Small-subunit ribosomal RNA from an uncultured bacterium, 1393 nucleotides, folded computationally.
Its Rfam family is "Bacterial small subunit ribosomal RNA". Rfam links the family to the GO terms ribosome and structural constituent of ribosome.
The RNAcentral record of the sequence draws on ENA, Greengenes and SILVA.
[in-house]
RNA sequence: AGAGUUUGAUCCUGGCUCAGGACGAACGCUGGCGGCGUGCUUAACACAUGCAAGUCGAACGAGAAUCACUGGAAGGAGUUUUCGGACAACGGAAGGUGAGGACAGUGGCGGACGGGUGAGUAACGCGUGAGGAACCUGCCUUUCAGAGGGGGACAACAGUUGGAAAUUCCUGCUAAUACCGCAUAAGACCACAGUAUCGCAUGGUACUGGGGUCAAAGGAGAGAUUCGGUAUAGGAUGGGCUCGCGUCCCAUUAGCUAGUUGGGGGUGCAACGGACCACCAAGGCGACGAUGGGUAGCCGACCUGAGAGGGUGAUCGGCCACACUGGGACUGAGACACGGCCCAGACUCCUACGGGAGGCAGCAGUAGGGAAUAUUGGACAGUGGGGGAAACCCUGAUCCAGCAACGCCGCGUGAAGGAAGAAGGUCUUCGGAUUGUAAACUUAUGUUGUCGGGGACGAAGAAAGACGGUACCCGACGAGGAAGCCCCGGCUAACUACGUGCCAGCAGCCGCGGUAAUACGUAGGGGGCAAGCGUUAUCCGGAUUUACUGGGUGUAAAGGGAGCGUAGACGGCGCAGCAAGUCUGAUGUGAAAGGCAGGGGCUUAACCCCUGGACUGCAUUGGAAACUGCUGUGCUUGAGUGCCGGAGGGGUAAGCGGAAUUCCUAGUGUAGCGGUGAAAUGCGUAGAUAUUAGGAGGAACACCAGUGGCGAAAGCGGCUUACUGGACGGUAACUGACGUUGAGGCUCGAAAGCGUGGGGAGCAAACAGGAUUAGAUACCCUGGUAGUCCACGCCGUAAACGAUGAAUACUAGGUGUCAGGGAGCACAGCUCUUUGGUGCCGCCGCAAACGCAGUAAGUAUUCCACCUGGGGAGUACGUUCGCAAGAAUGAAACUCAAAGGAAUUGACGGGGACCCGCACAAGCGGUGGAGCAUGUGGUUUAAUUCGAAGCAACGCGAAGAACCUUACCAGGUCUUGACAUCCUUCUGACCGCACCUUAAUCGGUGCUUUCCUUCGGGACAGAAGAGACAGGUGGUGCAUGGUUGUCGUCAGCUCGUGUCGUGAGAUGUUGGGUUAAGUCCCGCAACGAGCGCAACCCCUAUCUUCAGUAGCCAGCAGGUAAGGCUGGGCACUCUGGAGAGACUGCCAGGGAUAACCUGGAGGAAGGUGGGGACGACGUCAAAUCAUCAUGCCCCUUAUGAUUUGGGCUACACACGUGCUACAAUGGUGUAAACAAAGGGAAGCGAACCUGCGAGGGUGGGCAAAUCCCAAAAAUAACGUCCCAGUUCGGACUGUAGUCUGCAACCCGACUACACGAAGCUGGAAUCGCUAGUAAUCGCAGAUCAGAAUGCUGCGGUGAAUACGUUCCCGGGUCUUGCACUCACCGCCCGUCA
Repeated sequence: AGAGUUUGAUCCUGGCUCAGGACGAACGCUGGCGGCGUGCUUAACACAUGCAAGUCGAACGAGAAUCACUGGAAGGAGUUUUCGGACAACGGAAGGUGAGGACAGUGGCGGACGGGUGAGUAACGCGUGAGGAACCUGCCUUUCAGAGGGGGACAACAGUUGGAAAUUCCUGCUAAUACCGCAUAAGACCACAGUAUCGCAUGGUACUGGGGUCAAAGGAGAGAUUCGGUAUAGGAUGGGCUCGCGUCCCAUUAGCUAGUUGGGGGUGCAACGGACCACCAAGGCGACGAUGGGUAGCCGACCUGAGAGGGUGAUCGGCCACACUGGGACUGAGACACGGCCCAGACUCCUACGGGAGGCAGCAGUAGGGAAUAUUGGACAGUGGGGGAAACCCUGAUCCAGCAACGCCGCGUGAAGGAAGAAGGUCUUCGGAUUGUAAACUUAUGUUGUCGGGGACGAAGAAAGACGGUACCCGACGAGGAAGCCCCGGCUAACUACGUGCCAGCAGCCGCGGUAAUACGUAGGGGGCAAGCGUUAUCCGGAUUUACUGGGUGUAAAGGGAGCGUAGACGGCGCAGCAAGUCUGAUGUGAAAGGCAGGGGCUUAACCCCUGGACUGCAUUGGAAACUGCUGUGCUUGAGUGCCGGAGGGGUAAGCGGAAUUCCUAGUGUAGCGGUGAAAUGCGUAGAUAUUAGGAGGAACACCAGUGGCGAAAGCGGCUUACUGGACGGUAACUGACGUUGAGGCUCGAAAGCGUGGGGAGCAAACAGGAUUAGAUACCCUGGUAGUCCACGCCGUAAACGAUGAAUACUAGGUGUCAGGGAGCACAGCUCUUUGGUGCCGCCGCAAACGCAGUAAGUAUUCCACCUGGGGAGUACGUUCGCAAGAAUGAAACUCAAAGGAAUUGACGGGGACCCGCACAAGCGGUGGAGCAUGUGGUUUAAUUCGAAGCAACGCGAAGAACCUUACCAGGUCUUGACAUCCUUCUGACCGCACCUUAAUCGGUGCUUUCCUUCGGGACAGAAGAGACAGGUGGUGCAUGGUUGUCGUCAGCUCGUGUCGUGAGAUGUUGGGUUAAGUCCCGCAACGAGCGCAACCCCUAUCUUCAGUAGCCAGCAGGUAAGGCUGGGCACUCUGGAGAGACUGCCAGGGAUAACCUGGAGGAAGGUGGGGACGACGUCAAAUCAUCAUGCCCCUUAUGAUUUGGGCUACACACGUGCUACAAUGGUGUAAACAAAGGGAAGCGAACCUGCGAGGGUGGGCAAAUCCCAAAAAUAACGUCCCAGUUCGGACUGUAGUCUGCAACCCGACUACACGAAGCUGGAAUCGCUAGUAAUCGCAGAUCAGAAUGCUGCGGUGAAUACGUUCCCGGGUCUUGCACUCACCGCCCGUCA
């Protein structure tokens, strides 16, 4: 950075698609490790269970168990005794004090933080920047001053009531840092009076005076002291409120608003405020988008992008909102409170049915939904939070671990050597190539892994570490455990084989697949990425495809039908001022994280940390004054006014005029008129048409008339008058920017149509009739109503077009025309010049091209309108307008990969011009009718083998099917084979002969039987065997070669260089002549060249020359019944060679002094003499795989081979091509004449004999200018027939034969005799032929044993006609149109299925 896709190709417009990046992802296949992150996007669905907010006994009462201390009762050993007793160890009760700490309570602080979610919200919710002289703030901090003295309760508790429970009634007792008065008041607050000072204002601050109101709590300690409590003023933190700016889509949501907007007065609040209330006023918002509807948490940021932008709002951070749904307040410094309260609702649970309980959008987890998202884990060790004086307690915040390739990053799955280039696989032209140094193998290593040992930092201060026996370190082991996914037709890197056969399937777009698929599936190979790879969804990019950067509107989508004008936008020249925009300096802010740059820490990276800069913004403030803006003051060139002048179908109204059509009346007059391509309907003897005169009525205004005039457009045309608009020329008196454009708005607006009332001659939708036609609801004709006309009112659209909005300025020329002005002159006028209009041509420039080009589509500026792929569709819905018709505005679903513009090549046209051809015409003869032959279709069949299909298949392949051929059918037989090559063994043959068997092959038997040799063997032939292989007229002519047909013997088809064009392409090759011809000449941005044409080749027509046998015979000679028969000769004919000749060479005329044409002379032949061969680039996927060759596929005891018989010869029918006829230009009989070209040895066969004949017998001659086939026939002559189904015609049939052949039944030809059909010249239609041609007449040959009416050749006789190119068919050149390019047998529309 681009690419694919519209076309036969091109340029453009324009959409669709792809390559990139991203992701909280999901799905498919696969999966080794580690680090760091991330993980319900759906049901703000419902939730079992556990945990997530407690703490303080140093506020308080009560105080179980236990312990310590104290205390020492009852009892009491013992001692003693005065026997009363005393002392008394021991014993340890009650009580007291203290510790301890469970549960609940009073009280304090905290449950407003932390954690979750994004439902709601389009909002001061958020962001950013301000404000508060309109506010609050627990804990913390600073300052200062107090804390005196009292009182009464309520829980707990005890008793007691109801209730299933939750819970509750009642009575009684009691403490406090709980609650309540009183005192004190530095101070605070309230109201009043005053002073100073400050502020933009309301007002603030400080001070003074007297008046009123308002505090407190204690605990611990031996104490020192400490923790608290109260009031005040500050700070800090946190919050409430207000404002500027910014913040999605829809106008098919245009009007909204009643506490609504404001006022002054109150209530309320921490505070301002219609926040609330009464009263008063009638305001407020809105096209700069109110109101309504839809959608949505906002931002830092994240993704993308060169940027501007576009998209997103997960994780992290800030703000907001919410806590089952809705509402409400309480407490409190703070809530209208996620794990508080009350009420209502839904749901779930408990219940004794009376009543109760609950709220995972906390962490786990469950069900459900879904394509989809984790553990009912550990720990408070660290960080942080709550409580506490503290120890400490609590903390699903947090730190960790678990699960998931969900993402990013890193590592590994090995490394080096190793060619017999192994085996295997795949492909193959079978040679090989590739997989591939890849493997094996050798050597070393050890990241990771496994095992063993050690073992942290994270913790500041003795102990106390969830993570964790983790990271990390050491040792050992051993290449051992670790690679997949997608793709390979183009875009897009990477190709082959097989399978499949428009099937299965692929596909992002174009598209691939119908038998050789690099596109489907598999394999081999290759490419890409890699623990991932693909797909899907979504976003940006590419897309300058909404265009600010950075697009357009004549024809591709797109200029409003036109004007006036509101808002708005933009706006002439000079001077001065201000400073809003603008430029610039400074200050504040723009949180952190992120991004960028430079460093640093984890082995690296991801990740983390530090520093810097950035955050393009907003606000405040100082300055500048060119430009924009605003203010003031001037100017005249923009604009307008005045005055003078001429032009005009400009408009409105009234009046007038003549021509024509029609009608009416009257006259003349008679049979038609009218209409058409041709007719008919229609009119007319009741008198039309025609013609004359008079009259009526309506509409339109010939000539002039002109890319001439006027108007904003629509539009305007006889003449006159009245009223009236605009433009223009001249002048320079006046105003002094008054201008341009113009969303909405208003007005005008062809035709048709609508309403009311007139009018109505002609014309004429609808309608009727007549024609045309397959039909004809059309075109044509005859009629004919609305309408067309007028007045008034609607409608508001047109290809309302220059398909080109308006305005201003600038930018080469030339030439017309309309309306004016000026100057000059030689003045019916001309020349020059200047305004305004209207045309044409043409530079620069523009444009995709066409084209535009001072009347721009050029260069610039201003404003408006409109466009964003095609179809759906200017449709639906909604709204507005309209009497209606309808108009205006104006989508979506769905569907396609195009739709389109301009130009190019061709093809085509019932377009044009020119030209040619037996193309038509003019002629001659046929076909189509009959019979037969032959081919085809169809049908039939065991088979009727196959191919050929308009011309260009059909007497074609087939130059010849009885067997063979033969490919088809039925039956029999063979399986390395009928045919080729190779190997082994055996035999010596093979061939041939005979016999048996058979439908025949097959099979069986017998006989006969090699060569060379160095004696080893070899050659050749046969048999047997094994496989490689043979074989296939099996398929595909749409895989092919070769060959052929056709357009067409038509005159065309191209190239190089140059030039033109963005390009496809053009030019040359077009033009003027000419030709059979792109043949030649001239001209020309072309100059040359090639393949074609022509010529060169062959035959033929004339002559010369050479040669002269088998040809010929003039002269000479001989000879015969005749005869080149013989000698001889080569003159002639002829044959075979070699030459000549014809070239528009000569003359005349025409033409351009050319090419060339016309005529003439000469000549055998004259303008290519006649004929043949020869067929350009190409077209028809034309024909042929069955001539041959050949790729691929298929068959292999058969789709091969062989053999017998049958079939290709069938037969209701249809077609093509022929033959013979239908007769007298003939048939028939007799006798007679004249060819050319061929063929001949398994051959032609003479003569002779024989047969009516086909033929047979014999066989001279001839491998041929010698002999034979061989008779030519039409023709001519002489007879006959006499117009008939015949003496025409010969089919069919019968009988008897001949010939070929192994064999004529299916299924041959010929002969003789007999039989004697149809047919009397052929409908529609159609074919051939222009001169030695048509027509007609025979002859020969190939094939072939035999078998032509076919085919290929040959000669004989021998015409008619062509005015001409209008038409039919085909072709050529130029041009034009085109939506065709598979090219008109195209494309395409509608209906139906």